[in-house]
Molecule: transfer RNA
Organism: Patescibacteria group bacterium
RNA sequence: GGGCCCGUAGCUUAGUUGGUAGAGCGUCUGGCUGGCAGUCAGAAGGUCAGGGGUUCGAGACCCCUCGGGUCCA
Numbered sequence: 001g002g003g004c005c006c007g008u009a010g011c012u013u014a015g016u017u018g019g020u021a022g023a024g025c026g027u028c029u030g031g032c033u034g035g036c037a038g039u040c041a042g043a044a045g046g047u048c049a050g051g052g053g054u055u056c057g058a059g060a061c062c063c064c065u066c067g068g069g070u071c072c073a
Stems, first nucleotide, its partner, number of pairs: 001072007010025004019056001027043006049065005
């Protein structure tokens, strides 16, 4: 330098056909318990790596950039 894959909540990630962004763990609040642990209920937490384009509408499609992995040189 070139090819391929990946980037979504604090962490691990789903969303693959374009139509309100979800789950588990963790965090916070409350109930049960004398307390801890455990369990149940609820809540907060996301500029979907960044920019641009297509579209009525983009996490998903197209282009560029950045970061990580891998292969070739």